[in-house]
RNA sequence: UUAUUUGAGAGUUUGAUCCUGGCUCAGGAUGAACGCUAGCGGCGUGGAUACCGGCAUGCAAGUCAAGGGGCCCGCAAGGGCACCGGCGAACGGCUUAGUAACACGUAGAUACAUACCAUCAAUUCAGGCAUAACUCAUCGAAAGAUGAGCUAAUUCCUGAUAAUCUCGCAAGAGCAAAGGCGCAAGCCGAUUGAUGAAUGGUCUGCGUCCUAUCAGCUAGUUGGUGAGGUAACGGCUCACCAAGGCUAUGACGGGUAGGGGGCAUGAGAGUGUGUUCCCCAAGAAUGGCACUGCGAUACGGGCCAUACUCCUACGGGAGGCUGCAGUCGAGAAUAUUCGACAAUGGGCGAAAGCCUGAUCGAGCGACGCCGCGUGUUUGAUGAAGUCCUUCGGGAUGUAAAGAACUUUUCUCAGGGAGGAAGUAAUUGACAGUACCUGAGGAAUAAGGAGCUGCAAAUCACGUGCCAGCAGCCGCGGUAAUACGUGAGCUCCAAGCGUUAUCCGGAUUUAUUGGGCGUAAAGCGUUCGUAGGUUUUUUGUCAAGUUUUCUGUUAAAUAUCUAGGGCUUAACCUUAGAGGUGCAGAAAAGACUGGCAGAAUUGAGGGCAUUAGGGGCUGAUAGAACGGUUGGAGUAGGGGUGAAAUCCGUUGAUACCAACCGGAAUACCAAAAGCGAAGGCAUUCAGCUGGGGUGACCCUGACACUGAGGAACGAAAGCGUGGGGAGCAAAAAGGAUUAGAUACCCUUGUAGUCCACGCUGUAAACUAUGGAUACUGGCUAUAUGAAGUGUCGACCCUUCAUGUGGCGAAGCUAACGCGUUAAGUAUCCCGCCUGGGAAGUACGGCCGCAAGGCUAAAACUCAAAGGAAUAGACGGGGUUUCACACAAGCAGUGGAUCACGUGGCUUAAUUCGAUGACAAGCGAGGAACCUUAUCCAGGACUUGAAAUUAUAUUGAAGCCAAAGAGAAAUCUGUGGCGUCCGCAAGGACGAUAUAACAGGUGCUGCAUGGUUGUUGUCAGCAUGUGUCUUGAGACGCACCCUUAAAUGGGGUAACAUGCGCAACCCUCAUCCUGCGUUUUAUAUGUCGCGGGAAACUGCCCGAGAUAAUUGGGAGGAAGGCGAGGACGACACCAAAUCCGCAUGGCCUUUAUGUCCUGGGCUGCACACGUGAUACAAUGGUACCGACAAUGGGCGAAGCCGUAAGGCGGAGGUAAUCCUAUCAAACGGUAUCUCAGUUCGGAUUGAGGGCUGCAACUCGCCCUCAUGAAGCUGGAAUUGCUAGUAAUCGCCAAUCAGCCAUGUGGCGAUGAAUAUGUUCCUGAAACUUGUACUCACCGCCAAAUAAAUGUGCUCGGCGGUUUAUUUCACUAGCAGGUUAAAGUCCUGCCCCUGCUUA
Repeated sequence: UUAUUUGAGAGUUUGAUCCUGGCUCAGGAUGAACGCUAGCGGCGUGGAUACCGGCAUGCAAGUCAAGGGGCCCGCAAGGGCACCGGCGAACGGCUUAGUAACACGUAGAUACAUACCAUCAAUUCAGGCAUAACUCAUCGAAAGAUGAGCUAAUUCCUGAUAAUCUCGCAAGAGCAAAGGCGCAAGCCGAUUGAUGAAUGGUCUGCGUCCUAUCAGCUAGUUGGUGAGGUAACGGCUCACCAAGGCUAUGACGGGUAGGGGGCAUGAGAGUGUGUUCCCCAAGAAUGGCACUGCGAUACGGGCCAUACUCCUACGGGAGGCUGCAGUCGAGAAUAUUCGACAAUGGGCGAAAGCCUGAUCGAGCGACGCCGCGUGUUUGAUGAAGUCCUUCGGGAUGUAAAGAACUUUUCUCAGGGAGGAAGUAAUUGACAGUACCUGAGGAAUAAGGAGCUGCAAAUCACGUGCCAGCAGCCGCGGUAAUACGUGAGCUCCAAGCGUUAUCCGGAUUUAUUGGGCGUAAAGCGUUCGUAGGUUUUUUGUCAAGUUUUCUGUUAAAUAUCUAGGGCUUAACCUUAGAGGUGCAGAAAAGACUGGCAGAAUUGAGGGCAUUAGGGGCUGAUAGAACGGUUGGAGUAGGGGUGAAAUCCGUUGAUACCAACCGGAAUACCAAAAGCGAAGGCAUUCAGCUGGGGUGACCCUGACACUGAGGAACGAAAGCGUGGGGAGCAAAAAGGAUUAGAUACCCUUGUAGUCCACGCUGUAAACUAUGGAUACUGGCUAUAUGAAGUGUCGACCCUUCAUGUGGCGAAGCUAACGCGUUAAGUAUCCCGCCUGGGAAGUACGGCCGCAAGGCUAAAACUCAAAGGAAUAGACGGGGUUUCACACAAGCAGUGGAUCACGUGGCUUAAUUCGAUGACAAGCGAGGAACCUUAUCCAGGACUUGAAAUUAUAUUGAAGCCAAAGAGAAAUCUGUGGCGUCCGCAAGGACGAUAUAACAGGUGCUGCAUGGUUGUUGUCAGCAUGUGUCUUGAGACGCACCCUUAAAUGGGGUAACAUGCGCAACCCUCAUCCUGCGUUUUAUAUGUCGCGGGAAACUGCCCGAGAUAAUUGGGAGGAAGGCGAGGACGACACCAAAUCCGCAUGGCCUUUAUGUCCUGGGCUGCACACGUGAUACAAUGGUACCGACAAUGGGCGAAGCCGUAAGGCGGAGGUAAUCCUAUCAAACGGUAUCUCAGUUCGGAUUGAGGGCUGCAACUCGCCCUCAUGAAGCUGGAAUUGCUAGUAAUCGCCAAUCAGCCAUGUGGCGAUGAAUAUGUUCCUGAAACUUGUACUCACCGCCAAAUAAAUGUGCUCGGCGGUUUAUUUCACUAGCAGGUUAAAGUCCUGCCCCUGCUUA
């Protein structure tokens, strides 16, 4: 900069919702590691920790004989060797310890230096002293050293020359050298100076991590003068002088860290990072020091100290892999003791050349990126195997096999580069590699993770809160798509997963781009410093700002454009573009800013007036309370839910009078007033602060906010001294209570009050910082002013300032806020970033103390939270209802018995039901049977019953008797019988075999069906619509009414459904048809059928004139006439797998089937439901009277005390029987209050009936026996009218019956209801909620036991140690000196003491 590029969300808090908010996931990346797996190649990359740990071994820096003298070999040419000398070794290579700094980056500057290189100018003259090598001698184990002597140079020294050099204003003074090779030309050098190139030194602006729980630091410190020193500026060093310098724009201190180009990620802004490559810096075992040199305070040079290692003859020496390989150690973890100088580059050399672990190559590692392959086509009987299955089939799956084809890869064979420039020749580590050709043969080559959701992909088996999984939510307790295995599927692929770390998602630190009323978050309030921000206008400057241009932003990387080279890609490479930033130049002058000037509206002042519990001080009043004294008076007072402690006969309480004391100020009084907030109230006086209003005048931006800072700051508390009536922490006593360190009561000390001083906190709240401006209103109230008006005032209208209510727009998650904003904007400050740990620990500051302010982490959880919604709940509210209470009647609970249950017992006492909603329930009939694997024993195994198939056989079948046995059953025998069809064959049966049967076995928490319960309570839902972001709401709230969501009115609702009611059945009245029965007939009663009648229809009141309601008439019945059947949506995982059905599991010579006997009836005890009683409203005896529903039975007569027996008429039923149909009842008599003439249990004896059979274990009759019990504790049940209570009768089941049960039937026949305060339950509305498994909820605190000692914090003790100081010790530099290891000064190392 025209173009271009550019942003994804999900899971998880809840019963559900919206919000806030954290946690987690999907993506990309890595010098990685680990697990499983693995065919090939290319290009990269590989000690991140203990490579600033230790290192064996080899190599990594030499070269020059054309600088020099020697020695050795050689006949010579020539070659070799060490030494002196020159250049190099300060490069290259490695590492990141230190360093928060001019170290680095960027933009600049200059007081400086530069060997080698290039260009230019000038010169290269004359002398001299040494020394190594070498020779001789000596010491030492060695390393090495010493002495004497000889000698050269491009080694060293002296002299000369001297400018374009240096110093100096000038005059003038001063400063150099080296030669060598060559026959020569010439070449290579040397010296001085200048310029260039390139490099380096130094200085400066800006940028550059965390920490204030580091706030003050600094004496060479800051500056000056002079001197010294340096290549060079400079406190760099020294002497003197001055007292400065830095710091909230973070000094000083502490922690961490090499910096940059870049790299990762990201839409970007950013965040994280600094491996490989490049630039810079720093380091070389640790610390220090200098020497040489152009350059070093020098990785493979020196010296010293220290630590470590090695050698030693114990005297003394040697060493430094953070070069390339390699080794040990530590670690999750990182390679070969390879080849070559062929290329590129470096050092030396005139050159040949030598050296080069730089480099080029190879090796190892899937560590990364990229590329290729593991075949292709065909092939259905959809093979086999495996898995699933609804058993039909489906999947794996064209997949395989089989057939045809290909040869990338692989093996073998042949050929074979480029990389080589410098052509005259020679020269390739890689490497016979890349590549090409031929032959062979599908041959050599697939795994890993996942499959509940997020998130692509599912079934079976095993397991059974176990084993295990898990990134988050979470799976697993017998039907696990979540664990393990198998099959299938999904994703990626020579890789796939896991772990670790970074960015992203996270707008979850928000500049882009967040918030603070209630979710985390406004300082308790004000004043005010720095800082930030700031009215109108004129001129000027050009710092910010904007535009244009210039320089720079190394290369590489990244992006774009156009290309090139490896078969492609990765990779390599060429050219161009672009580039935030920094610096410079030019221009503009709006805006911000600086300077100068002006203005008045912001702000302030003056004048007038005004309201007020504003503050401080001093006085003052009345009521109440307590005390003291006196009077008068007598037994209580006080206190509570009720009491007691307490006071009182030594005279209280109550009453009167006087006096004393302290504290607080009734009424007025209010949503009112004042104040910055805290706060402020009798009345008066004094002093004093702030505010409002009005009209003018003055100053002239003087303003707003406000980090630090300062002041004020309720109550409680602290200190000193007063005061003390009432109240009242602590304390004591009395009560309450399981306890009661509480609530209640009686006392009562600090304190409350005053003065002075401290403390500095509160739900210090409007949970809402301050200032300014703007944005519809209505209404109330306080103060002032103006207008109108009045004699005056009130009222009214308007304006301003306060204090409230309701509300447009808008905002808000919602609630709500709304000119007093939580609206719209600007400025400034404070604060927040998940919950807990914690406003805690440590440190610091403050305080007398109590404590306050500041303020973390380890660890732990996946939530914590806000607002609103629907329910549920409340010892919340309002309203209503119910035999819920009350009013009554009768009971239960006590006794005996019956039945059921628990428990106990047992071989077994089969199973189920367990608050209401189990317990005379399943069972409406357990002696066998029933009956159940409940027990003991005996039997059967295709089975007791069912279907099918095959084979054999026989009609099927009936009768009789025998033996064994407990029976089932087994054994054998005789007699009778002979189906349908022409036949084949069929039907039926038996035997054998095979499929299978069977199961009252388990799971009611896998189910259907049925049932209970709330409850015959009036509720429960849906459609459309409207409101709400949404869950949801309205409808169904409200008023009246009803038994009722019944009806009416009204209404953002209008309708609808299931319930209510009605329709159905029975009863009550009447009419009518028919009628076996009844009777001689008719009528009636009666039975069956049909119909009428009741609807608030009529009248009077009430009420909204309505719905409805109170009363009345008529009527058999009156406001639902009485009763029944009928039971909404749902609740209780309520009940039932043993009524039935049924998934799954289990069993199959048994958990199936048959049989005998036993058990289900067992008895210390507890509970439930009933029966009978306890008596006189009664018992007993005799006499007398009146029903209905039913069933199928059995009459009369005779016998028996009776149960019953004989008998058999009648009856299949309105006919006969039960059945004289009954009892309570009525009458008469007796009993006379007692364990009885009550009560009847228990037991004995004798009988009857049913039945194969009454022992366990039936019922009934007769005689005898004659128990407990004298009306029942706490508690509790039913019932509102033909009801309760009392009385009997019938039936089902059934051979009989344990029936006192259950279901019906009639007879006699009450009492009470003022009412809704309370108990229980239910309904509606409303309210609170931290509950939703829904109060049988949730949950604070504490305790006990167990586990762990990893982590964190505190205390105490110990060990070690940085740093500083001191002492000691070695070294270096400078000074003094003739001379310094020794003296002086400074720096500094080691060791030691002490200490954080």